RNA sequence: CAAUCAAAGAGUUUGAUCCUGGCUCAGAACGAACGCUGGCGGUAGGCCUAACACAUGCAAGUCGAACGAGAAACUAUCUUCGGAUAGUAGACAGUGGCGGACGGGUGAGUAAUGCAUGGGAAUUUACCUUACACUGGGGGAUAACUUCUGGAAACAGAAGCUAAUACCGCAUACACCAUAUUGGGAAAGCUCCGGCGGUGUAAGAUAAGCCCAUGUCUGAUUAGCUAGUUGGUAAGGUAAAAGCUUACCAAGGCUACGAUCAGUAGCUGGUCUGAGAGGAUGACCAGCCACACUGGAACUGAGACACGGUCCAGACUCCUACGGGAGGCAGCAGUGGGGAAUAUUGGGCAAUGGACGCAAGUCUGACCCAGCCAUACCGCGUGAGUGAUGACGGCCUUAGGGUUGUAAAGCUCUUUCGUCAGGGAAGAAUUAAUGACGGUACCUGAAGAAGAAGUCCCGGCUAACUCCGUGCCAGCAGCCGCGGUGAUACGGAGGGGGCGAGCGUUGUUCGGAUUUACUGGGCGUAAAGGGAUCGUAGGCGGUCAUUCAAGUCAGAUGUGAAAGCCCAGGGCUCAACCCUGGAACUGCAUUUGAAACUGGGUGACUAGAAUCAUGGAGAGGAUGGCGGAAUUGCCAGUGUAGAGGUGGAAUUCGUAGAUAUUGGCAGGAACACCAGAAGAGAAGUCGGCUAUCUGGCCAUUGAUUGACGCUGAGGGUCGAAAGCGUGGGGAGCAAACAGGAUUAGAUACCCUGGUAGUCCACGCCGUAAACGAUGAGUGCUAGCUGUCGGGUCUUUAAGAUUCGGUGGCGAAGCUAACGCAAUAAGCACUCCGCCUGGGGAGUACGGUCGCAAGAUUAAAACUCAAAGGAAUUGACGGGGACCCGCACAAGCGGUGGAGCAUGUCGUUUAAUUCGAAGCAACGCGAAGAACCUUACCUGGGCUUGACAUCCCGAUCAUAGAUCUAUGAAAAUAGAUCGUCAGUUCGGCUGGAUCGGUGACAGGUGCUGCAUGGCUGUCGUCAGCUCGUGUCGUGAGAUGUUGGGUUAAGUCCCGCAACGAGCGCAACCCCUAUCCUCAGUUGCCAUCAGUUAGGCUGGGCACUCUGCGGAAACUGCCAGGGAUAACCUGGAGGAAGGUGGGGAUGACGUCAAGUCAUCAUGGCCCUUACGCCCAGGGCUACAGACGUGCUACAAUGGCUAUUACAGAGGGAAGCAAAACUGUGAAGUGGAGCAAAUCCCUAAAAAUAGUCCAAGUUCGGAUUGUUCUCUGCAACUCGAGAGCAUGAAGUUGGAAUCGCUAGUAAUCGUGGAUCAGCAUGCCACGGUGAAUACGUUCCCGGGUCUUGUACACACCGCCCGUCACACCAUGGGAAUUGAUUUUACUCGAAGCCGGUGCGCUAACCGCAAGGAGGCAGCCGUCCACGGUAGGAUCAGUGACUGGGGUGAAGUCGUAACAAGGUAGCCGUAGGGGAACCUGCGGCUGGAUCACCUCCUUU
Repeated sequence: CAAUCAAAGAGUUUGAUCCUGGCUCAGAACGAACGCUGGCGGUAGGCCUAACACAUGCAAGUCGAACGAGAAACUAUCUUCGGAUAGUAGACAGUGGCGGACGGGUGAGUAAUGCAUGGGAAUUUACCUUACACUGGGGGAUAACUUCUGGAAACAGAAGCUAAUACCGCAUACACCAUAUUGGGAAAGCUCCGGCGGUGUAAGAUAAGCCCAUGUCUGAUUAGCUAGUUGGUAAGGUAAAAGCUUACCAAGGCUACGAUCAGUAGCUGGUCUGAGAGGAUGACCAGCCACACUGGAACUGAGACACGGUCCAGACUCCUACGGGAGGCAGCAGUGGGGAAUAUUGGGCAAUGGACGCAAGUCUGACCCAGCCAUACCGCGUGAGUGAUGACGGCCUUAGGGUUGUAAAGCUCUUUCGUCAGGGAAGAAUUAAUGACGGUACCUGAAGAAGAAGUCCCGGCUAACUCCGUGCCAGCAGCCGCGGUGAUACGGAGGGGGCGAGCGUUGUUCGGAUUUACUGGGCGUAAAGGGAUCGUAGGCGGUCAUUCAAGUCAGAUGUGAAAGCCCAGGGCUCAACCCUGGAACUGCAUUUGAAACUGGGUGACUAGAAUCAUGGAGAGGAUGGCGGAAUUGCCAGUGUAGAGGUGGAAUUCGUAGAUAUUGGCAGGAACACCAGAAGAGAAGUCGGCUAUCUGGCCAUUGAUUGACGCUGAGGGUCGAAAGCGUGGGGAGCAAACAGGAUUAGAUACCCUGGUAGUCCACGCCGUAAACGAUGAGUGCUAGCUGUCGGGUCUUUAAGAUUCGGUGGCGAAGCUAACGCAAUAAGCACUCCGCCUGGGGAGUACGGUCGCAAGAUUAAAACUCAAAGGAAUUGACGGGGACCCGCACAAGCGGUGGAGCAUGUCGUUUAAUUCGAAGCAACGCGAAGAACCUUACCUGGGCUUGACAUCCCGAUCAUAGAUCUAUGAAAAUAGAUCGUCAGUUCGGCUGGAUCGGUGACAGGUGCUGCAUGGCUGUCGUCAGCUCGUGUCGUGAGAUGUUGGGUUAAGUCCCGCAACGAGCGCAACCCCUAUCCUCAGUUGCCAUCAGUUAGGCUGGGCACUCUGCGGAAACUGCCAGGGAUAACCUGGAGGAAGGUGGGGAUGACGUCAAGUCAUCAUGGCCCUUACGCCCAGGGCUACAGACGUGCUACAAUGGCUAUUACAGAGGGAAGCAAAACUGUGAAGUGGAGCAAAUCCCUAAAAAUAGUCCAAGUUCGGAUUGUUCUCUGCAACUCGAGAGCAUGAAGUUGGAAUCGCUAGUAAUCGUGGAUCAGCAUGCCACGGUGAAUACGUUCCCGGGUCUUGUACACACCGCCCGUCACACCAUGGGAAUUGAUUUUACUCGAAGCCGGUGCGCUAACCGCAAGGAGGCAGCCGUCCACGGUAGGAUCAGUGACUGGGGUGAAGUCGUAACAAGGUAGCCGUAGGGGAACCUGCGGCUGGAUCACCUCCUUU
């Protein structure tokens, strides 16, 4: 100098967000344990469990300077050699003294006889220190020993001898006690002569005992406890105060500030953690306490009610001769046992300390050391430098490389630790001697990189990634969660990360957790305000003055043990560790002050509170009386067939007269309008009129009292509806119940009836969504506007202002947000109540209350990682608003019925290949299955393969073509023909073929849920987004909403938005009009020719062709609209409001479709799941469905005649003319690679016929004869002729298309294709009807609303039942523990009494006495016994609910208006969720009305 230096978060509820809230993780620590691993040293620590039981050894002895006796041995003398005597020496044991009350162990008990802190007075204290005084004179015994007796032993007894610092008198002394005095009452000697002792007194020191205050765990599901209990007096008792004990007297004492009871626990300094405050803990070290096998008791002693002492009882163990005895490791080692788990039956008294002793010394499992254990902390090492061909190997790979990796090897060094050898301490205090540790620490030398690295992790939190295997399996996991064929999450490997002689796991504590909140939280909706009020204790409390000093503040003093923490310095090489000093110990007590604030006392005040007076409003309460309307019933009249009820019905009432209507009567209940988010009340609640009684409130101004106030645990009172008891009453309504409906069922909703009840009186119950989901009180904090009751002022008014209520909006502020906002959820204070994750559960048990129903108080086991609040975006609604669409409606024509075609399912089959599956599969892939196709089946063949690349060999007369044989063919065998290019002339090069080898080929095998690409669909619907800005904590919102308008998010206006993108529209193509240009193959108006055909000349006017232009833009007019956008009408125009059609398909949805178009990851097959071939199959056929064709006929069929297109195609082709055939077709072959030639029209029209029928409709089916294509028409093609002539007479429920050149109808062409179309794609001809309109069905869009949905309603979700498992309540009873009451028993022992038996010291000559002992009796009392009670725990047949579970059963209660709005309380009912009645709430959607607010 310093000693105060510090506070981090993350994961997980959701589609996403903010909040609430729990769970989990990262940190530190440990007397730890377990798994894997393990070189050295230092310092510490080491039965947390059975205070379970203990073999063996040791742990408390010592003193000959208190005493007697005295063995062995030694010396000397003598000796009869046996030994004796004397001396030295002193063992074992004994008497006596001191110590065994310390030291050591353990934590069972103990919640206060304890401990901590601070005080106190009525005490003792051996040994030690100081001072003073004394130590005189006597006596009787006894152990040891000897002898004997009993006993198995332990041990005991009898007789005899003896000593003392053992014992007992006498004398004397201080102190002390007592008294008026007399009085009682100590000692010990030994000696080597140096000393060591003994007694008394006074003091000290040390140690101990006692008392008081404060503090010291949990439970109230423990609320009352206490008779020596509380106090007094007297006596006894103790070292000492005291009910400590006894007798008597009094009736006290403790307790909500928690007594008593129950559970748990040794307390503290400290230790761990924490920023701190706190929380947890009490190993080691230190202080105190308690205990010593369990319970009780005393003795001795200075000290004990005594761990290694005694007695008794009990349990256990051991010995025994069965008679009786012995024992107590919670001392150190050690053993068994328990347990996840904790060490050596070691050395030494050398040091420190203790006991005894004058001392030497003896004893000391205290202690000092060593041993074991990575148990913890600290330190060190396992090498250092260099070394790239970046070696080998491993792993990965895009196959190039990368990585392991300077890592290794190699080269050059070093030697800590370890090993070996030599030297070698301090610790010894003390001159000498004395060291267990220990030949240790340490020093020196030698050899040699030599002997020395693991463990956990690598999805996120959390540092660190790839491959292989596995395939919701095996497994992982702290939380979230991984694993169902591409797993960074399992297992292995490579690589990487962390720590390192350790590393992980488990357990426990604190932290994070502000998640019990003192520091430092909350309660409208998340958990949480008591249903309301009165009031006790308690808490808090207005202004002024004065005083006291309890709280408070300051100073001083004492204490707060040491160790520890902290700071400084020092010692071990450093550190851990240790030493010295300091600081600190935040506390307690005493004392001296201060007096602002709180508090106590005193005095005053009036602003809080209250009283009186004057006025006021009111469904405030209680009791009585009265009133009218209505319902129902009864009586009577009129009157006749229905009434009633519903979505529709029925049950029901009615011809015995209902309903309806009129009059009268009876009875009960409730009080229309007024009536109003108006009023009153503490809340529940209160509504006709009136009388009586009565509570509270408001305003005003004076007076009075003078803080009298606020809150309020317990407690008292009130307290809707339902319900209960007794007695009334009963019109209507109406749980239960009955019937009718509805329904799959309908224990419901609907209907008809109907009983408790609803009403009254009295008494219970005490709960509700008892809500403003907002406790009471006081003060403060912008405004605006309604309304109720008072007051004041003025300019008397829709005036201003003020007090008290009651609404709305809103500023600041608050809030997670929603929202609240002077009636706060704002800012503050006071008091009370309540909350701490969800479920289990407001349940069980216990208590209290109740007649009961039940209320109140109120857990745990177990289970989950969430449950929840507010708001957001979507989706959805049997919610709302608006709009659109051939969506409906209005029409036309169909399908569904028939036959056939075609596709699908199903069935069949050797195979009937595969795919497509609501719309958006089903004349779809397939724009064409006889073979081929072809993927399927049967059979026959091939294996580097039908096809590609590489290598080797051969060949170039190769290859290939033709033919023959076998064969179903593929294939096999043979014959004939057949000869590439260059060239250096070499099979040399290129090319080709064949054969061989292996890499590989090949796969229409699997996965469209691994993919690309392509496609469908919502939908040609009008939407989908972004940038910047702004708003919001945020998800998000705004823009994009609103008012209009449009086909359109099209446009206009407005607006915290301003712009932009993808979509819409436009740009593109076809078509409709015109123009310019061009004029063959097209055209022909004019001219000419003509074979009469634009045929020819000619022409390009027209048609047409096709390149380019023009034209249409709401441009113009009128009206409407907002002066806009735009709409309606009109003009002109070929065309008018996107003219018609096409192409064009936003962000996205459907794990939509396709691995069989193609491509492709992974998996699978490889003499086969590949390849070739023949035949078969895809064409089957009880049935069902889709899409079509043809029909059912007269708007038609048939016969005859005759007219008009467009768009395409054509060379392995289209094919004309002509001829043949009834015809399909054949022969033929002009022309045409096409505006030139060819394919090439029908319906319509004209004329005739048929006459309503299964027909002159219809054409299936079948027979037969043919044609064509093709190697081949059997399975299995198309067509023609003749014959045959089926069903069908317009089609049930249902359903499809179409809004104009459309539907309908008619034919034509093309692709595919040898051939094959009723399909598909195109083309033109003829050519309609209807749309009032948007209520409804379907689909879509926008806005809004509710939501418990987000896999998004095909969602979510409730309860019974069945099964499995788990914990738990009840339970006849049973077992055990603890405790208590009464009675009984009563060992040992103290105390008291007695003491006839026995008896040394004193007295006495003696007898005897005093005193003592045994014995006996009594009080108290441990263990034990009997009876009863209480509490706790275990088991328990059976039983109740609860929780969990992948798939079970029954329904569908809730979430949307959840299809009967839901929920709360209560009551009844029901398989179940639930239903119904009564009252309440909005935490109900929708529509309408009222009121209020905002704006003007």
This is a predicted structure of a 1496-nucleotide RNA (small-subunit ribosomal RNA) from an Alphaproteobacteria bacterium. The coordinates come from a structure-prediction model, not an experiment, and the mean pLDDT is 84. The organism belongs to Alphaproteobacteria, within Bacteria. Its Rfam family is "Bacterial small subunit ribosomal RNA".